This is a predicted structure of a 97-nucleotide RNA (Glycine riboswitch aptamer) from a Betaproteobacteria bacterium. It was read from a public genome assembly, where an Rfam model found it. It matches the Rfam family "Glycine riboswitch aptamer". From the family's description: This family represents the bacterial glycine riboswitch. NCBI's taxonomy places the organism under Bacteria, Pseudomonadati, Pseudomonadota, Betaproteobacteria.

RNA sequence: CUCGCUCGUGCAGGAGAGGGCAGCCGCAAGCAAGGACUGGCUGCCGCCGAAGGCGUAACUCCCGCGAACGCUCAGGCAAAAGGACUGCGCGAGCCGU
Numbered sequence: 001c002u003c004g005c006u007c008g009u010g011c012a013g014g015a016g017a018g019g020g021c022a023g024c025c026g027c028a029a030g031c032a033a034g035g036a037c038u039g040g041c042u043g044c045c046g047c048c049g050a051a052g053g054c055g056u057a058a059c060u061c062c063c064g065c066g067a068a069c070g071c072u073c074a075g076g077c078a079a080a081a082g083g084a085c086u087g088c089g090c091g092a093g094c095c096g097u
Base pairs, nucleotide, nucleotide: 004094005093006092007091008090009089010088011087012086013085018045020044021043022042023041024040025039046077047076048075052073053071054070055069059064
């Protein structure tokens, strides 16, 4: 100097599934009567799989490593946010050439 791995960080990309129903509360416009949309809480169902968690497969030096598979505890089902993971830049560490 170059390559690879891990961690952190910046940028870009990044799926699925209900704007579900009922009750209560709050509330805009409106002279009033009355009272939405959205929102909050509670309950009842339906569903998703890509934070996290658990289980297993595979691999294995039998010590482990553990999934993108399974569960759906948590989370989520307009947008926003979040988002495994991917690419590039920067920083640190490790290994090898």